[in-house]
Context: one part of a larger RNA
RNA sequence: UUGGGCGUAAAGGGUGCGUAGGCGGCCCGCCAAGUCUGCCGUGAAAGCCCAGGGCUCAGCCCUGGAAGGGCGGUAGAAACUGGAGGGCUGGAGUGCCGGAGGGGAGAGUGGAAUUCCCGGUGUAGCGGUGAAAUGCGUAGAUAUCGGGAGGAAUACCGGUGGCGAAAGCGACUCUCUGGACGGCAACUGACGCUGAGGCACGAAAGCGUGGGGAGCAAACAGGAUUAGAUACCCUGGUAGUCCACGCUGUAAACGAUAGGCACUAGGUGUCGAGGGUAUCCACUCCUUCGGUGCCGCCGCUAACGCAUUAAGUGCCCCGCCUGGGAAGUACGGCCGCAAGGUUAAAACUC
Numbered sequence: 001u002u003g004g005g006c007g008u009a010a011a012g013g014g015u016g017c018g019u020a021g022g023c024g025g026c027c028c029g030c031c032a033a034g035u036c037u038g039c040c041g042u043g044a045a046a047g048c049c050c051a052g053g054g055c056u057c058a059g060c061c062c063u064g065g066a067a068g069g070g071c072g073g074u075a076g077a078a079a080c081u082g083g084a085g086g087g088c089u090g091g092a093g094u095g096c097c098g099g100a101g102g103g104g105a106g107a108g109u110g111g112a113a114u115u116c117c118c119g120g121u122g123u124a125g126c127g128g129u130g131a132a133a134u135g136c137g138u139a140g141a142u143a144u145c146g147g148g149a150g151g152a153a154u155a156c157c158g159g160u161g162g163c164g165a166a167a168g169c170g171a172c173u174c175u176c177u178g179g180a181c182g183g184c185a186a187c188u189g190a191c192g193c194u195g196a197g198g199c200a201c202g203a204a205a206g207c208g209u210g211g212g213g214a215g216c217a218a219a220c221a222g223g224a225u226u227a228g229a230u231a232c233c234c235u236g237g238u239a240g241u242c243c244a245c246g247c248u249g250u251a252a253a254c255g256a257u258a259g260g261c262a263c264u265a266g267g268u269g270u271c272g273a274g275g276g277u278a279u280c281c282a283c284u285c286c287u288u289c290g291g292u293g294c295c296g297c298c299g300c301u302a303a304c305g306c307a308u309u310a311a312g313u314g315c316c317c318c319g320c321c322u323g324g325g326a327a328g329u330a331c332g333g334c335c336g337c338a339a340g341g342u343u344a345a346a347a348c349u350c
Base pairs, nucleotide, nucleotide: 003322004321005320006319007304008303012318014201015200016199017198021194022193023192025088026087027086028085030083031082033081034080035077036076037075038074039073040072041071042070049065050064051063052062053061054060091191092188093187094186095184096183097182098181103177104176105175106174107173108172109171110154115149116148117147118146119145120144121143125136126135162169163168206247207246208245209244210243211242215241216240220236221235222234223233259316260315261314262313263312266295267294268293269292270291271290272289273288274287275286276285299306300305323350324349325348332343333342334341335340
């Protein structure tokens, strides 16, 4: 619990699709539920207000009147909301043309490098550090040349550059496939926005089954360092990292900024598409739309800062906050194989 807020003070759901609901463009006439007006009824008494009266006054009391949100009825109004009907094209969508992209899925193919194996050359060291040692090496290492195996990742291009709803996506080729953007205005005719529940997606780590295992590397072991060193450094090294299928459902899931629409100075860079000027052409210059950065008015802000990609000015819908700790915990519910997740308190205390 009226309100006021949510970039950094508490507070935007991790993201999308969408159900109910809420909200919803322009024009015409109709209805009259909401809305507005008149009248009628109701609106007990007491009280409040007004007038008069009674206690010597007053408080108090008595008599009368008025008023009264609301509710019901009735007669009307028709701007707005709503309802049913008709029409429109600016919102939304479709179509046609066009180019951009690490968007997604599957299959295949490369080159560089590390490691290992085989062979050649070759000999006493290599490696590692602040310095060392553990470790490796005369059973021939390191170095170097040739051959082979295997796994993972794709240097340069590479860019506050691109794509995606977010998570995220980077060698090359093919197949399948989603979205966005520009141009043309042929078509539909408000078909829209948001979205409680719901459903789907969702980094890393982790879990299940099976595979794979080069490098890296929790745990673990050893060597150092140190007062100690369950660390930082070094030598090793298993899960894991990779693949398939299934689960988990979290994050500083961040722009710490939900989504949609409209309006409100500019300047400058860049990506995609178009138009114009100019030109032999590529450029350049002017301009439109869509993205992505920086700077900067008005305005906003506690300040920092934001500033047409708003944190400005408004409207619509959802989520969330309400002193710190206890606590994102307990209990219960739901979900999970488990780990745990989600929903979510109180006592007490300051």

About this RNA:
A computed fold for a 350-nucleotide part of an RNA from an uncultured bacterium, annotated as small-subunit ribosomal RNA, central domain. The RNAcentral record of the full RNA draws on ENA and SILVA.